The RNA shown here (Purine riboswitch aptamer) has 99 nucleotides and comes from a bacterium. The sequence was found by an Rfam model in a public genome assembly.
RNA sequence: UUAAAUAAAGUAGGUUAGUAUCAUAUAUGGCUGAGAAUAUGGCUCGACUGUUUCACCUCUUCGCCAAAUGAAGAGACUAUGAUACUGCAAAUCUUCUUU
Numbered sequence: 001u002u003a004a005a006u007a008a009a010g011u012a013g014g015u016u017a018g019u020a021u022c023a024u025a026u027a028u029g030g031c032u033g034a035g036a037a038u039a040u041g042g043c044u045c046g047a048c049u050g051u052u053u054c055a056c057c058u059c060u061u062c063g064c065c066a067a068a069u070g071a072a073g074a075g076a077c078u079a080u081g082a083u084a085c086u087g088c089a090a091a092u093c094u095u096c097u098u099u
Base pairs, nucleotide, nucleotide: 007099008098009097010096012094013093014092015091016090017086018085019084020083021082022081023080024079025078026055029049030048032046033045034044035043041065042064050056057075058074059073060072061071062070063069
């Protein structure tokens, strides 16, 4: 002097908490086994599928029906991404500069 590593300081950017909105997923769906109720009833448990995944029901209305439930409306949760607001002013990561 150069290179590498490490430490400290500084600049810039990112990540980490909460809330809201939007987007994506999913249609709060599909399929099915066992049990249960019976028009004052129409439910319970499990499995498969659906999705970067938790959940997969509630209420109202209209129908329908003796073994099986249907349609419509309203309501989320969860995960990821984006935006905005607020908080922490701390930690951490990256780039650059200096010692």